[in-house]
Context: one part of a larger RNA
RNA sequence: GACGAACGCUGGCGGCGUGCCUAACACAUGCAAGUCGAACGGAACUUCUUUAAAAGAUUUCUUCGGAAUGAAUUUGAUUAAGUUUAGUGGCGGACGGGUGAGUAACGCGUGAGUAACCUGCCUCUAAGAGGGGAAUAACAUUCUGAAAAGAAUGCUAAUACCGCAUAACAUAUAUUUAUCGCAUGGUAGAUAUAUCAAAGAUUUAUCGCUUAGAGAUGGACUCGCGUCCGAUUAGUUAGUUGGUGAGGUAACGGCUCACCAAGACCGCGAUCGGUAGCCGGACUGAGAGGUUGAACGGCCACAUUGGGACUGAGACACGGCCCAGACUCCUACGGGAGGCAGCAGUGGGGGAUAUUGCGCAAUGGGGGAAACCCUGACGCAGCAACGCCGCGUGAAGGAUGAAGGUCUUCGGAUUGUAAACUUCUUUUAUUAAGGACGAAGAAAGUGACGGUACUUAAUGAAUAAGCUCCGGCUAACUACGUGCCAGCAGCCGCGGUAAUACGUAGGGAGCAAGCGUUGUCC
Repeated sequence: GACGAACGCUGGCGGCGUGCCUAACACAUGCAAGUCGAACGGAACUUCUUUAAAAGAUUUCUUCGGAAUGAAUUUGAUUAAGUUUAGUGGCGGACGGGUGAGUAACGCGUGAGUAACCUGCCUCUAAGAGGGGAAUAACAUUCUGAAAAGAAUGCUAAUACCGCAUAACAUAUAUUUAUCGCAUGGUAGAUAUAUCAAAGAUUUAUCGCUUAGAGAUGGACUCGCGUCCGAUUAGUUAGUUGGUGAGGUAACGGCUCACCAAGACCGCGAUCGGUAGCCGGACUGAGAGGUUGAACGGCCACAUUGGGACUGAGACACGGCCCAGACUCCUACGGGAGGCAGCAGUGGGGGAUAUUGCGCAAUGGGGGAAACCCUGACGCAGCAACGCCGCGUGAAGGAUGAAGGUCUUCGGAUUGUAAACUUCUUUUAUUAAGGACGAAGAAAGUGACGGUACUUAAUGAAUAAGCUCCGGCUAACUACGUGCCAGCAGCCGCGGUAAUACGUAGGGAGCAAGCGUUGUCC
């Protein structure tokens, strides 16, 4: 000098930041990933059209028995429109958010390579979308189960699923020409054969669908160099090292397997053990260097522990699935449910670290044609002097140098222009009035923050100072108490009767809403 700090004393305000460094310990509760009815069939409800039945107000006629008329109402069927939506289907749940356990590694950083690769949505280009089929959830009925859930039968739709047609600049095989390269080889062209596609919706504006080629973006793999400590770790290795063949992958490869060979690494430190996420950066330092990796940004790894795959353009998937383990909960004992290292919050651990807040108004993300919906990302507010920065706690005048305190050689000195007192000011504070930018260039509408910031007026010095030190280092001295006691102390050292070193008081020095102490790094 620095800090994600803690502790002691003290504490007025604002702005901007920061805030579990320990138990990757266990978690009550709420929320954190949905959306699309313009893909689909239903269901419920509302309104409408037509119609059947029930009961029947009113009016007319009447031979008083009744007949006709038929408003409003109820129930059923039916037409059309609308709203909501459990299910099928699509896209998104691989992003965003958290944590640093593991990892000494192509993990990261940096520079190359892929003639060994993939890429949904997006952009551009070219071509196309013909004609069929079989199911299934929902639903209904029945059944099992305490529940979670499941089974059987029957019915139905689609942008769900499956054949057929068409088809190449696509893929595969074979033949062949030209050309290029650092090797395997690549690129372009020709011929033949084989194999594959599609889906519709609508408010008629469009949005989708299929194939192929480019691009962009994102990813995958390989390599050079760099990347902590220990030799009181010296040898290590059998898929091990290489080859042939096969399988597998988006792709190269012992990645896997069969066979063959006996290799491969190592004193330029293998192997083993310990420690650790890496970097941009941060702190310090004149620099070289040393230390560090909180916050912000990039990459990696992980999601109760271990293993596994499915779906998908993308995962071996934090809020998906399966299995096993530990733990917790429910149970009718047969069986089930769960995963905060998301945001809050709880217990625990600890010297120590915050609200079970508001809002989608902005920025961004997902879905949707849109309206819009979702978004603990984010924007804000709350708590904490935890840090940095800024402001204030008044200003000017004021000597009888008041009183009081302290010291005293008793003359005085000092506190000290300090106070009182006079004249001002109002940052701040309180009250009142007004009141935003942030909202996006047609207009209108839309603000959580927030009646906040800010402005104006009024009131009144009013609401606001402490902490450490004073022997030397090191700025700042006297008195009393104590008497090697009590105590101090970073080092040297103080204290045994006049202690500037202990305790108290007066005075002084330093910093200041802080000041000291402790810890860590330079």
The part of an RNA shown here (small-subunit ribosomal RNA, 5' domain) has 522 nucleotides and comes from an uncultured bacterium. Rfam family: Bacterial small subunit ribosomal RNA. The RNAcentral record of the full RNA draws on ENA and SILVA. The prediction has a mean pLDDT of 84.